[in-house]
RNA sequence: GAUCGGGAGAACCGGUGAAAUCCCGGUGCCGAAGGAGCAACCGCCCCGGUAAACUCUCAGGCGAACGGACCGUUC
Numbered sequence: 001g002a003u004c005g006g007g008a009g010a011a012c013c014g015g016u017g018a019a020a021u022c023c024c025g026g027u028g029c030c031g032a033a034g035g036a037g038c039a040a041c042c043g044c045c046c047c048g049g050u051a052a053a054c055u056c057u058c059a060g061g062c063g064a065a066c067g068g069a070c071c072g073u074u075c
Stems, first nucleotide, its partner, number of pairs: 001075002004072003011027005028062003034058001035056003041049003
């Protein structure tokens, strides 16, 4: 890397409508695609380098499906 299996979190209100979870609006919320930030440490200082499952929530997501970090099988 391919393959198969497992795989969390978080929603309400209003509108339109025959019907809305799906369209429109409002408010709220989640972290495990992706992205960003930093402690110790290192470089004398300035300044710079550097981690995560932590922090942020830009992106993404908040029925199911899909996706999904990560874990395991086989090659």

Predicted 3D model of a 75-nucleotide RNA (Glycine riboswitch aptamer) from Haematobacter massiliensis.
RNAcentral records the identical sequence in 2 taxa.
RNAcentral holds the sequence, with entries from MGnify.
NCBI's taxonomy places the organism under Bacteria, Pseudomonadati, Pseudomonadota, Paracoccaceae, Haematobacter.
The coordinates come from a structure-prediction model, not an experiment, and the mean pLDDT is 77.